[in-house]
RNA sequence: GAAGCCGGGGAGAUGAUCGCCGGCGCCCGUCAGGGUGCGGGAGGAAAGUCCGGGCUCCACAGGGCAGGGUGCUGGGUAACACCCAGUGGGGGCGACCCCAAGGAAAGUGCCACAGAAAGCAGACCACCGUCCGAGACUUCAUCGUUCCGACGGCAAGGGUGAAAGGGUGAGGUAAGAGCUCACCAGCGGUCCGGGUGACCGGAUCGGCUCGGUAAACCCCACCUGGAGCAAGACCAAAUAGGAGAGCGCCCCAUCGACCCUCGAACGAGCGAGAUGGGAAAAGGCGGCCCGUCUGAUGCUCUCGGGUCAGGUCGCUUGAAGCACGCGGGAGACCGCGGCUCUAGAUGAAUGAUCAUCGCCCGCCGGGCGAAAGUCCGCGGGAACAAAACCCGGCUUACCCCCGACUUCGACU
RNA sequence: GGGCCGUUAGCUCAGUUCGGUAGAGCAGCGGACUUUUAAUCCGUUGGUCGUGGGUUCGACUCCCGCACGGCCCACCA
Repeated sequence: GAAGCCGGGGAGAUGAUCGCCGGCGCCCGUCAGGGUGCGGGAGGAAAGUCCGGGCUCCACAGGGCAGGGUGCUGGGUAACACCCAGUGGGGGCGACCCCAAGGAAAGUGCCACAGAAAGCAGACCACCGUCCGAGACUUCAUCGUUCCGACGGCAAGGGUGAAAGGGUGAGGUAAGAGCUCACCAGCGGUCCGGGUGACCGGAUCGGCUCGGUAAACCCCACCUGGAGCAAGACCAAAUAGGAGAGCGCCCCAUCGACCCUCGAACGAGCGAGAUGGGAAAAGGCGGCCCGUCUGAUGCUCUCGGGUCAGGUCGCUUGAAGCACGCGGGAGACCGCGGCUCUAGAUGAAUGAUCAUCGCCCGCCGGGCGAAAGUCCGCGGGAACAAAACCCGGCUUACCCCCGACUUCGACU
Repeated sequence: GGGCCGUUAGCUCAGUUCGGUAGAGCAGCGGACUUUUAAUCCGUUGGUCGUGGGUUCGACUCCCGCACGGCCCACCA
């Protein structure tokens, strides 16, 4: 110097002029409002809405099934799919980075094309044997050699594929093959040692080797109710407090008005209604069942009507922040103390211009210097992006600076 | 602000269930028919499956991120 890798920091400052949105105070007011002073006013991602929580309502959030999520180990945390430390695997020469990383010897499914065979393996070529038949060569003839055919053996070699049931060597054989043996790799069982654990190291035994896929169904373990500040609470105004469709308006016990019937009468029947008990449509309850609560001019759906689509609360002091101090921890983080208060708007403000300084860039010019560089001038640049109930993360977008480290090249 | 869905040929859509060579209609092009055009018939072209990764032997399809587009949600009675 180039390329890379990891970590940290910043996101301009001051002044003037003109504005914008809240808050507090004062003054004027014809109560509509106006003026003036003070103080405050976006982010590291405010974004995507991908996770997790707080908060609110639905019942105090219940049980089972289904569904969804997570998936090495230990820890952190309010919680997480996040973070820290480790284990195993993978990538890179390296600094370092990445991993949804339980189970495929529970079960099911799938493995296209190619290939003989793709999941209880299989045999196209090749290799080898036997036999009969046939042809050729050789021989006096048999034997033998070769080719074609038939029946077998085998899975070492070729070829196909992402994947073909360990590798190397020796023995063995008609040819071969874990068929046998040695070593190596891998799997499983038992034992020993280390570690909280994932796991690591070692010994021994076994059958000789067992395919892949679970971000396919599934199994195992753990977690999980739903909706969301347009949640929700209160106040005010207005109208057609309307129409249609569907479901429902039930049962039992006791008492029992009026009318009517029977009866000579007492009374009986009918029975509005009252009290008590039970059941039920529908809803809370988001898929189902149980359970529970509400439950009668009611519930659901559709259409229509009204509201300048009003106001107040929720609302911002909170798992808050700090390059602060002390302590614990390897770290994430935690405890104690100190300091700070930092938008709360609702079609939605936080802006514009100028000057000076600061920052960055320049194959521009000049001074100093051996050079690196530094100073002055000139020219240019300053990204991504805007809170909408609030936090913790992740992901994505993006300008610049600093530090540590790695590899390569050059020089000393 | 919150919730949900989609993206495949020039246009409109299938295919995604359960991964295995991407299809249909219209449009375009060429030919036939016709005096010519239209209609009709025959043939044919055309795709980074929005984009970047991952799982897998293999991805339009499964998983994750991003981009773009669309839909629905106020209160009162």

Record summary: Model confidence (mean pLDDT): 76 of 100. This is a predicted complex of two RNAs, RNase P RNA and transfer RNA, with 489 nucleotides together. Rfam match: Bacterial RNase P class A. Rfam classes the family as a ribozyme.